[in-house]
Molecule: transfer RNA
Organism: Patescibacteria group bacterium
C1' cells in the first nucleotide's frame, strides 16, 4: 500500500429497520454474631466519529479513526 474482520454499560458479549439488553462487576436494603452465599431494588450507553437513505438507523450506504488478520 491492497483486501477482510472487529468497535454497543467498568469488563465479556447479544441485538440484521420500530422502547438499547444479558452475564459478571459496582451501589443500597433484607437476611447473618461477622463475612460470604441468597433475595429485592438501583446507578451506569452521544451504540468509535462525520455524512447520506428512510416516517423511523446499533442495524442499510459512503467517508473517516482505532484495533486486528492475510497478502504485498
Nucleotide at each position: 500500500g491492497u483486501g477482510g474482520c472487529u468497535g454497543u454499560a467498568g469488563c465479556u458479549c447479544a441485538g440484521u429497520g420500530g422502547u438499547a439488553g444479558a452475564g459478571c462487576g459496582c451501589c443500597u436494603g433484607c437476611c447473618u454474631g461477622u463475612g460470604g452465599a441468597g433475595c429485592a431494588g438501583g446507578a451506569a450507553g452521544u451504540c468509535g466519529g462525520g455524512g447520506g437513505u428512510u416516517c423511523a438507523a446499533u442495524u442499510c450506504c459512503c467517508c473517516u479513526c482505532a484495533g486486528u488478520c492475510a497478502c504485498c